[in-house]
Context: one part of a larger RNA
Molecule: large-subunit ribosomal RNA, domain IV
Organism: Candidatus Methanomethylicia archaeon
RNA sequence: CUCUUGUUAGGGAACUCGGCAAUUUAGACCCGUAUCUUCGGUAUAAGGGUUGCCUGCGCUUGUAUCUUAUGGUGCAUGUGCAGGUCUCAGUAACAAGGGGAGAGCGACUGUUUAUCAAAAACACAGGUAACCGCAAAAUGGAAACGUCUUGUAUGGUUGCCGAUGCCUGCUCACUACCAGUACCCGAAUCCUCCGUCCAAGGAGAAUAAGGGCUGGCGAAGAGCGGGGAUAACUCUGAUCCUCUUAAGGUAGCGUAAUACCUCGUCGCUUAAUUGGCGACUUGCAUGAAGGGCAUAACGACUCUCCCACUGUCCCAACAAGGGACCUA
Numbered sequence: 001c002u003c004u005u006g007u008u009a010g011g012g013a014a015c016u017c018g019g020c021a022a023u024u025u026a027g028a029c030c031c032g033u034a035u036c037u038u039c040g041g042u043a044u045a046a047g048g049g050u051u052g053c054c055u056g057c058g059c060u061u062g063u064a065u066c067u068u069a070u071g072g073u074g075c076a077u078g079u080g081c082a083g084g085u086c087u088c089a090g091u092a093a094c095a096a097g098g099g100g101a102g103a104g105c106g107a108c109u110g111u112u113u114a115u116c117a118a119a120a121a122c123a124c125a126g127g128u129a130a131c132c133g134c135a136a137a138a139u140g141g142a143a144a145c146g147u148c149u150u151g152u153a154u155g156g157u158u159g160c161c162g163a164u165g166c167c168u169g170c171u172c173a174c175u176a177c178c179a180g181u182a183c184c185c186g187a188a189u190c191c192u193c194c195g196u197c198c199a200a201g202g203a204g205a206a207u208a209a210g211g212g213c214u215g216g217c218g219a220a221g222a223g224c225g226g227g228g229a230u231a232a233c234u235c236u237g238a239u240c241c242u243c244u245u246a247a248g249g250u251a252g253c254g255u256a257a258u259a260c261c262u263c264g265u266c267g268c269u270u271a272a273u274u275g276g277c278g279a280c281u282u283g284c285a286u287g288a289a290g291g292g293c294a295u296a297a298c299g300a301c302u303c304u305c306c307c308a309c310u311g312u313c314c315c316a317a318c319a320a321g322g323g324a325c326c327u328a
Base pairs, nucleotide, nucleotide: 001323002322003321004320005319006318007317008316010314011313014312019309027051028050029049030048031047036041038163052085053084054083055082056081057080058079059078061076062075063074064073065072066071086090098307099306100305101304102303103302104301105299106298110122111121126161127160128159129158130157131156132155138147139146140145164294165293166292167291169224170223171222174221175220177216178215179214180213183212184211185210191204192203193202194201225243226242227241228240229239252286253283264280265279266278267277268276269275
């Protein structure tokens, strides 16, 4: 010098991206317990008290015994009360939750990048759509033959969403899919005709799938406007005009895990806040199963604040051990 560990006056997060790390707390018994809530929980919420040993007295359970008892006595178990006693300290060692408040995301328990990611990702119960009547649909195999299937639509396969609550708006112009279709387009063979010795070849008619055409279909792929005027201060614009579209974004939510401008504006929090929370909201470029908005409980998730606590820090000191170093 370095590593590991321990202690530390006063202060107590001033450290730092961030209380990272390390403290604090801790068992058991008694009391007590808010908000919210899906009434189950939240909850060991929070917060407070007690805890050793000795003596005495109850109660409880078991057992033995006394010889008849609704009982007495002994021992043991559990539990309570009172008095005393010692220490700084009685869950004296070991072991052993710090707590609270507000948000985001995901409902939850679970799963995952064996070896840098445990999460807001995956799954999930539940919702919805499509396909499938079984010699099915889907799927493995060249096939035989299998899986699903000891199954049979209250079943199975597949896609999307993802508990629950309240809901899920408008558009079929484009694309996909489904259904229909008098008519039109639509190949070769066959048919008819021409052609030839036979042919080749040529022409015509008819016609399948498919297309045109007509409808349907969004929890299918997708999409969901602009300009101008207007109310007796001003501002705003319920209203009107106009261009245009398939339709012009509904309910909600909103400076957001989405907002460029942006450190938006206001309020709360601080001595001071590009933070957090609550509002407003003209949303560069939110928005409804690529789900929208809420939501108790849960989370080694993310953000913010408070109490307690501390060598994180002010600011460093000391101690023990290991290495480094020297010698053998």